[in-house]
Molecule: c-di-GMP-I-GGC riboswitch aptamer
Organism: Desulfuromonadales bacterium
Formats: sequence, C1' cells, structure tokens
RNA sequence: CCCGAUAAUGCCAAACCUGUUGAAAUGCAGGGACGGAAAGCCCCGGAUCUUACCUCUUAAACUUCGCAAGACAGCCGAGCUACCGAAG
Repeated sequence: CCCGAUAAUGCCAAACCUGUUGAAAUGCAGGGACGGAAAGCCCCGGAUCUUACCUCUUAAACUUCGCAAGACAGCCGAGCUACCGAAG
C1' cells in the first nucleotide's frame, strides 16, 4: 500500500411515525433500526425520480422522444480523505 476478522474502540442510520420545507422529487429536526468497512466528502460520467417547455398521440389527457432546471452520494462507476490490525 492492498485487503477485511466470530478482534477491539467506536461511527452512520433504511422503512415507518411526528413536526417542518418545497410546485414536486425531496431536504431538515426528533423518535426509530433495515442494513453499512467508507452508508465519510464530492454531481465528474451513467442510471433513476420531479417540474416546465417541446414532441408523439388524443375528443381531451395519460404516455413517448428531446431539452432545461432541480433531486438523489444508502443505484453504479470515477476522484479525495479516514479508525483498527487477524489471515493473506
């Protein structure tokens, strides 16, 4: 440096509930633990979600393609940082 244990110290916190925020996706706080060796940071690439416009279609819509803004880091990859020290 890689790696990740029936080791040790700890850490984070899904769903759901309550309050709050937003047009929405969502975010924040408290409770709560499904899980996590980076479930720490970061939208650089892809995916997914929301909204507007456009487009397809229609009686009208939904839906589809495109595009813009936003969200999501606990979807994947990339980048940065980090506790411990068994086996290899």